[in-house]
Context: one part of a larger RNA
């Protein structure tokens, strides 16, 4: 100087407390451990591994296993030699395919009058290719984490023999090393904040594909009204510019003060308005050689390459993360409203027709503010009457649909039948402070299809609670002890 302490002081954080909803019990999905296996490819392992790499494992992917094959190789560059019936190739034989064998037919480009030479391709040989083989403790790059915590340093000066100290400590204050005051310090840098994006208010511009208040026309209707078109750009909206918030104004508080704190006015918004992006010096020899790059080591008729089938989905078990429930604030049936954000051409597909349905037939429109893409919970009416039930839906049987060369291992969806466990979950444990939790649906990426209940977004409905900082956990500053570095 640091680190540590079941030392102290001060201060923070959904850290506790106060609340709401869960997990731990059940069934299933998914990941992992274990076990099994010819193989169940590899990596990730407290927080910070375990719905993680994987935003798509039937073949492919695929790295694993078994078997069958290839050896200058699936791919790159160079050198030497050979090559016109050459390169290529319909077809045939063998085979699971890959591969192997055979093969009618049969070329191209450049120079040159031609002869011929050269190139491409192929073959032979040599250099080499290739390796998801090892080492993340040889590395780059990227990432996680402490932590969006408020810290980490430097120049000059001063102090100290020196390591070093000072500044950065102190008194206030803040979300903040934020600011103020003081001070042998004075300044500065990386962080904080602001500048960036979204959202909340207004003004102006914009006016089609958007809008429909006024005006006109048409259709329909008894009427109210509804629909369409013209005209229009008022409104909504689209997306661009600007304004707006700055403790600016008023009052109060604080030792002299300042910074600041409390209250108020005005305002769409008030003290960082809400959200995002943004992650200092560093820590963990943290993670990744399997994304790519890369040193070293290793393999070279195999640890490389091709193919078929299998495996990654195996199942006595154990754990993590989720979904669905155990019901009446519910379930079932019928009726009936209101979104946002996205996607669409090998695509999205309306109306119509068939089917109980999955889906099929057909195809208007749409490269889309134009066309397509039922919101659901809510609300209204009816039924159920506390029961393992009109709860719950696992499992199984059977009949179908779709994608795909192919659904046996091993896909998803629908109908009928079946109708398991489950009556709110031990010790323990997680999330959340507001448009949040909880709850309801919608969309997208990956993708032929899909094991998505996952991930990433969008909107609807919409709470409760916070006395407080004693305690648990994590962190910051000062100080103290130390047989630690």
């Nucleotide at each position: 100087u640091g680190a540590c302490g079941g030392g102290g002081g001060c201060c923070c954080g959904c850290a506790c407390a106060a609340g709401c909803g869960g997990u731990g019990g059940a069934g299933u999905a998914u990941g992992u451990g274990g076990u099994u296996u010819a193989a169940u490819u590899c990596g990730a392992u407290g927080c910070a591994a375990c719905g993680c790499g994987a935003a798509g494992a039937a073949c492919c992917u695929u790295a694993c296993c078994u078997g069958g094959c290839c050896u200058u190789g699936a791919c790159a560059u160079g050198c030497a030699g050979a090559u016109g019936g050459u390169a290529g190739a319909a077809g045939c034989c063998u085979g699971a395919a890959a591969g192997g064998g055979u093969g009618a037919c049969g070329a191209u480009c450049c120079c040159g009058c031609a002869a011929g030479g050269g190139a491409a391709g192929u073959c032979u040989g040599c250099a080499c290719a290739g390796g998801u083989g090892c080492u993340g403790c040889a590395u780059g790059g990227c990432u996680g984490u402490c932590g969006u915590c408020a810290g980490c340093u430097c120049g000059u000066g001063u102090c100290g023999u020196g390591a070093g100290a000072u500044g950065u400590u102190g008194g206030g204050u803040u979300a903040a090393g934020u600011c103020c005051c003081g001070c042998a310090a004075c300044g500065a840098g990386c962080g904080c904040a602001a500048c960036c994006c979204c959202u909340g208010u207004g003004u102006c511009c914009u006016g089609u594909u958007g809008c429909c208040a006024c005006c006109g026309a048409g259709a329909u209707g008894a009427g109210a009204g509804u629909c369409u078109c013209g005209a229009g750009c008022a409104c909504u909206c689209u997306g661009g510019a600007c304004a707006g918030a700055c403790u600016g104004c008023c009052c109060c508080g604080u030792c002299c003060a300042a910074a600041c704190g409390g209250g108020g006015a005005g305002g769409a918004a008030g003290g960082u308005g809400g959200g995002g992006a943004u992650g200092a010096c560093g820590u963990c020899a943290a993670g990744u050689c399997a994304g790519u790059a890369u040193g070293g080591c290793c393999c070279u008729u195999a640890c490389g390459g091709c193919c078929a089938g299998g495996g990654c989905u195996g199942c006595a078990c154990a754990c993590g993360u989720a979904c669905u429930a155990c019901a009446a604030u519910g379930c079932c049936c019928g009726g009936u409203a209101c979104a946002a954000a996205g996607g669409g051409a090998a695509g999205c597909a309306a109306g119509g027709c068939g089917g109980c349905a999955a889906c099929g037939c057909g195809g208007a429109g749409c490269a889309a503010a134009u066309c397509c893409u039922g919101a659901a919970a809510a609300c209204c009416g009816g039924g159920c009457c506390c029961a393992g039930u009109u709860c719950a839906g696992a499992u199984u049987g059977u009949c179908g649909g779709c994608u795909g060369c192919a659904a046996c291992u091993c896909g998803c969806c629908g109908g009928c039948a079946u109708g398991a466990a489950g009556c709110u979950g031990g010790a323990a444990u997680c999330g959340c402070u507001a448009g949040u939790a909880a709850u309801g649906g919608c969309g997208c990426a990956u993708c032929a299809g899909c094991u998505a209940c996952g991930g990433c977004g969008c909107c609807g409905u919409g709470a409760a609670u916070a006395c407080g900082u004693u305690c648990c956990c994590a962190g910051g500053c000062c100080u103290u002890g130390u047989a630690c570095a």
Small-subunit ribosomal RNA, 3' major domain from a metagenome, 485 nucleotides, folded computationally. The RNAcentral record of the full RNA draws on SILVA. Its Rfam family is "Bacterial small subunit ribosomal RNA". Its mean pLDDT, the model's own confidence on a scale to 100, is 83.